Overview: Small-subunit ribosomal RNA from an uncultured prokaryote, 1496 nucleotides, folded computationally. The prediction has a mean pLDDT of 83. Rfam family: Bacterial small subunit ribosomal RNA.

[in-house]
RNA sequence: AGAGUUUGAUCAUGGCUCAGAUUGAACGCUGGCGGUAUGCUUAACACAUGCAAGUCGAACGGUAACAGCAAGAGCUUGCUCUUGGCUGACGAGUGGCGGACGGGUGAGUAACGCGUAGGGAUCUACCUUCUGGUGGGGGAUAGCCCGGUGAAAACCGGAUUAAUACCGCAUAAGACCUAAGGGUGAAAAGGGGCCAAUUCUUGAAAGCUCUUGCCGGAAGAUGAACCUGCGUUAGAUUAGCUUGUUGGUAGGGUAAUGGCCUACCAAGGCGACGAUCUAUAGCUGGUCUGAGAGGAUGAUCAGCCACACUGGAACUGAGACACGGUCCAGACUCCUACGGGAGGCAGCAGUGGGGAAUAUUGGACAAUGGGCGCAAGCCUGAUCCAGCAAUACCGCGUGUGUGAAGAAGGCUCUAGGGUCGUAAAGCACUUUCAGUAGGGAGGAAAGGUGCGUAGUUAAUACCUGCGUAUUGUGACGUUACCUACAGAAGAAGCACCGGCUAACUCCGUGCCAGCAGCCGCGGUAAUACGGAGGGUGCAAGCGUUAAUCGGAAUUACUGGGCGUAAAGCGCGCGUAGGCGGAUUGUUAAGUCUCAUGUGAAAGCCCUGGGCUCAACCUGGGAACUGCAUGGGAUACUGGCAGUCUAGAAUACAGUAGAGGGUAGUGGAAUUUCAGGUGUAGCGGUGAAAUGCGUAGAGAUCUGAAGGAACAUCAGUGGCGAAGGCGACUACCUGGACUGAUAUUGACGCUGAGGUGCGAAAGCGUGGGGAGCAAACAGGAUUAGAUACCCUGGUAGUCCACGCCGUAAACGAUGUCAACUAGUUGUUGGGCCUAUUAAAAGGUUUAGUGACGAAGCUUUAAGCAUCCCGCCUGGGGAGUACGGUCGCAAGACUGAAACUCAAAGGAAUUGACGGGGGCCCGCACAAGCGGUGGAGCAUGUGGUUUAAUUCGACGAUACGCGAGGAACCUUACCUGGGCUUAAAUGUAGAUUGACAGGACUAGAAACGGUUUUUUCUUCGGACAAUUUACAAGGUGCUGCAUGGUUGUCGUCAGCUCGUGCCGUGAGGUGUCGGGUUAAGUCCCAUAACGAGCGCAACCCCUAUUGUUAGUUGCUAGCAGGUCAUGCUGAGGACUCUAACGAGACUGCCGGUGCAAACCGUGAGGAAGGUGGGGAUGACGUCAAAUCAUCACGGCCCUUACGUCCUGGGCUACACACGUGCUACAAUGGUAUAUACAGAGGGCUGCAACCCCGCGAGGGUGAGCGAAUCCCAGAAAACUGUUCGUAGUCCGGAUCGGAGUCUGCAACUCGACUCCGUGAAGUCGGAAUCGCUAGUAAUCGCGAAUCAGAAUGUCGCGGUGAAUACGUUCCCGGGCCUUGUACACACCGCCCGUCACACCAUGGGAGUGGGCUGCAAAAGAAGUGGGUAGUUUAACCUUCGGGAAAACGCUCACCACUUUGUGGUUCAUGACUGGGGUGAAGUCGUAACAAGGUAGCC
Repeated sequence: AGAGUUUGAUCAUGGCUCAGAUUGAACGCUGGCGGUAUGCUUAACACAUGCAAGUCGAACGGUAACAGCAAGAGCUUGCUCUUGGCUGACGAGUGGCGGACGGGUGAGUAACGCGUAGGGAUCUACCUUCUGGUGGGGGAUAGCCCGGUGAAAACCGGAUUAAUACCGCAUAAGACCUAAGGGUGAAAAGGGGCCAAUUCUUGAAAGCUCUUGCCGGAAGAUGAACCUGCGUUAGAUUAGCUUGUUGGUAGGGUAAUGGCCUACCAAGGCGACGAUCUAUAGCUGGUCUGAGAGGAUGAUCAGCCACACUGGAACUGAGACACGGUCCAGACUCCUACGGGAGGCAGCAGUGGGGAAUAUUGGACAAUGGGCGCAAGCCUGAUCCAGCAAUACCGCGUGUGUGAAGAAGGCUCUAGGGUCGUAAAGCACUUUCAGUAGGGAGGAAAGGUGCGUAGUUAAUACCUGCGUAUUGUGACGUUACCUACAGAAGAAGCACCGGCUAACUCCGUGCCAGCAGCCGCGGUAAUACGGAGGGUGCAAGCGUUAAUCGGAAUUACUGGGCGUAAAGCGCGCGUAGGCGGAUUGUUAAGUCUCAUGUGAAAGCCCUGGGCUCAACCUGGGAACUGCAUGGGAUACUGGCAGUCUAGAAUACAGUAGAGGGUAGUGGAAUUUCAGGUGUAGCGGUGAAAUGCGUAGAGAUCUGAAGGAACAUCAGUGGCGAAGGCGACUACCUGGACUGAUAUUGACGCUGAGGUGCGAAAGCGUGGGGAGCAAACAGGAUUAGAUACCCUGGUAGUCCACGCCGUAAACGAUGUCAACUAGUUGUUGGGCCUAUUAAAAGGUUUAGUGACGAAGCUUUAAGCAUCCCGCCUGGGGAGUACGGUCGCAAGACUGAAACUCAAAGGAAUUGACGGGGGCCCGCACAAGCGGUGGAGCAUGUGGUUUAAUUCGACGAUACGCGAGGAACCUUACCUGGGCUUAAAUGUAGAUUGACAGGACUAGAAACGGUUUUUUCUUCGGACAAUUUACAAGGUGCUGCAUGGUUGUCGUCAGCUCGUGCCGUGAGGUGUCGGGUUAAGUCCCAUAACGAGCGCAACCCCUAUUGUUAGUUGCUAGCAGGUCAUGCUGAGGACUCUAACGAGACUGCCGGUGCAAACCGUGAGGAAGGUGGGGAUGACGUCAAAUCAUCACGGCCCUUACGUCCUGGGCUACACACGUGCUACAAUGGUAUAUACAGAGGGCUGCAACCCCGCGAGGGUGAGCGAAUCCCAGAAAACUGUUCGUAGUCCGGAUCGGAGUCUGCAACUCGACUCCGUGAAGUCGGAAUCGCUAGUAAUCGCGAAUCAGAAUGUCGCGGUGAAUACGUUCCCGGGCCUUGUACACACCGCCCGUCACACCAUGGGAGUGGGCUGCAAAAGAAGUGGGUAGUUUAACCUUCGGGAAAACGCUCACCACUUUGUGGUUCAUGACUGGGGUGAAGUCGUAACAAGGUAGCC
């Protein structure tokens, strides 16, 4: 510090997800030790049991228990009992101090609760200092004792008693009150020691002395209370709240200020800088994270607050409205004799419950601290320790070195090897930790006792301080630590390995099982599932889950945006607020600086120290960015005062304009009405029909009525803030611009709320209504057509008044102002030049456009500022609920649950379009001939079958693989066999009766019987059998593959290098203008070149030359024959086959810049690639083929292999493709006569001759072929017949007889002869081929092949018609355009309905929580009143009084109750829409002109 994920790819936007750190955690697997921390986050739920607050006898009366002592008694002579507060002590009690600290929890609380900084009107026990006192009396009471009630708890009565308990009196330096004269108001004693003198005389009292207390006062310290500024969560779908409320006066109350309380008076106080209400929450130091700013959090530790079963209340006290106190009410639990009582773990342990989850009913007061005490000491679940838990952090160990035969074994493998791996074993060492044994610090200071010394004192005593000696205190603890012993001995797991993200293979599984944080993986070769081997990471832990911050600049202060991605209010005016021109002075609020105080400690950071290190502990420093106070500075901002004119405004004179309102006027057109003329249609459409018309339409003429809108001018022209405004005239009226001078003197900009305007549609009332026209009706179209089209037609459109308040209200661009190159239109002004004028030129203003540049650019989307509004993934949803507005329609405000990993923008390349332009092709058109109808052949589908083997399926399968299925082929079926057939190799063994021959069962394959043949240099060779190893498979997967092939398409395209443009995908080049068959060529050109394609080079053919002349040829010469190049001879010709020539738009004319094109041009055999062939770019179709072949993987192995027989591939209600033959006279038949080319031939072609009607047979000359043979070419031509008919057409089918091939023609061959003589008379919709030696037609040959073509591949003969042209159909190319497509239109995609599930709204209601208002009620308590009852201290005139308690009563008030509202949660028959689901139903709305442009 980033990464993954939207796309075919790209950029940007935007969400989701990951890598990091952390935790009081939990869960899964695993687990050696130690140190240090931490440990109910949930039910402030309920609690059994034990403990957690006592202490003081030096305050008191005392003596229940224990011990001692004394006395006595009994006797058993050392025991028991009794008595005695005499002593140590001490139960219960009185009294004092402490139970307000310490410990727990976070329910409540949005608050002066907390934090921080301040303030003045206060109190403060114990402690410290100072000061003044401590005199003298009194009456009670608990306890003990006696008695009573009760189950108990507890209570009552009587008698008696003490105090540091209680109450007077005296005194009063301070204190308090005051009318300034005065008045009021206190105490307590306890303990130790001494005693000469006084009194009684063992010894005491008084006294002396020391000490601890007590009372009054003044200070301090500590603690507490109160007040104030600032800060402190969310919601406006909470906007108004408040009556003790805000203030004053007086009084009360308090420690103290104050509406804290009461009475009276006034009517205030708070709030958009968020009151009130609702929800949530203890606050802070800090903690986690982060670069920081921030965000989240508030366990442990520390400070503050609040609470103590729930609610209320006071008492006591220095302090409480009191966790282990009291009273009352309530709920709950327990005891009970049913009358009544007791209790409060949110103290420490512990229990139940809840929960994913959190420990021992431990030890000790040894230390630190607290309470009491003079002290010893006692108490202390505070605390210190131990126990449990890997809960966290830190540290250590589980060995170290050596060791290659790279062991065994596992895994893998290309079979060689590789890897686990120096890893192990082996050898040599070490012993931390754990174990056993022994030793052994520190935490301990005090305290007691003795002695010494000092103070005090009359004193050496007491007491206190100091010193010293001695004694002696440890829960932890079997401590830490050290030493010895033994032995590698006791000690490694977890997660992951597709990308992000470090780490890869095999097997299993087969969209199953499963994984998954996101993208996604799994449908038979899964690095993604499960296992294994290996690897990677961390390590006594490792993963997962949950949660927080980060990454996220994804709420943006630091640090984002708003034309099209989410986002500028429809537009003005204007309040608060924010911001604001120049200059002078002053002030010092902001700002800056210095100082002081504070910012607790701990923590973080820096730096020392202590535990062996570290975690941890500890000393010091820094920091705590803050707040307050004081001093200073004055540039800027602000305040105040003054001045200015550049902003703004006003006055004057002009200008342009569909700016607005009101009233009036006008003409054209439509329609209607009336009348005239006139006759049969009009109207409408793609075509029609509905409709109108003989009752006279339409057409035409005249007149009238009425309403609405204003042609031309008219213009990216004008005006207005926007909406918007268009005939003319008048009146009223707003704004803008221009000019020159004057005036005011910052008066300005923006603008939350607010207020006004605001298209169309719509609503209300009243008019009006010509045309147009939702709804509606009819006619068409259609599968349907509630639409598009047509004929009608009502609201409405128009006017007046009043509502509505929204639009894609758009420049999708808020308002104001400053700055930043140009060029050129146009509108309204001003000035200058020149001109008769108009026009023109220059300049300056205010608008409105264009160019230049993906886009925007002086009218910014640039640069910098002010103010306002708005946005934060898509859907749900601009929906629901609530509120406001509205007559309604609806508008404004405006969520959540749930769901997805995207949604969206711009641009790019393709593809596509019932988009456009250009061009081509037998693509159409123009023609010729076919197919589709018949019969047959052949292939396919289907059906059948034991099998009818398999493959090929639009074009690009179907006379295709197959160029040739009777057996074989053959892969299929039936049946019979073999287990290795055939081939080859290696090794071993056996035998030369093995093989072979003959005979024989059998359908054959295979068996049986018989036969007794090898060679030899004796080593063996050869052959056969057998064994082992290697096999074999036309079984599957063409969607694992190679190779080959089809198709687009012989279409003209497909790319690259460098450069340039672009952020990039990409573009340019390759586009444009021409031209071509062509990306062919030329011109132009940010491109310049190049490659694969095109063309050419190659072959055949058309002309010709040279060379050559047999088997070919024969003109001339010679010979010969019935005849024939037959022979001699010849090379002239044809031909053969090698090399050449020739054609290149080269020449001419025209057009054109050129390229090129044109021409009955010339020449030429051939003329514009002459004709044909071979040749097939980058790629597409997961195209075809595992059955040509090869090959990965899978499958079979006495069978899915192999051999054999027979059958099948040849079936046959049917459908389709491709062909042949025909339907006839351009013909058939029969006769006669001509003319080819290219091939083939020894397992062959076969002549002549003979036989047969013929197929053919016999014979076999010649020929391995320019020699011989196949081999008669046929159409044609000549002349004969048939005469339009199912025929002298046509030949299917069938009967009979044959021939040939072949082991074999039954299933199932071809051919011949005789006979038979079917359909068919030119073929519906539809569809195919062909542009010249072509179509059509005619025959010939070859491959395959024993035989078997109507097929295929070739060959020649005869030999046409037509093409105006590119509108249309099909296919293709280029450019351009649109796109929501990219699996690419066979695309994408919308809505209803049906089914399942999920969350949510409404809903008659129902149930609960909280709460407002109005009332009722009134325990305990406090305060007020008091006529009843009672009473020790004080006073008294002795009667009583003062005072108090109880009772009664009034006020306040908790629980509780009633009524009526508000709010929130849950639930509810039924119901609304929404979301998600496998290939459901119906249509096809959108994306292309989406087939009616779409959208608001």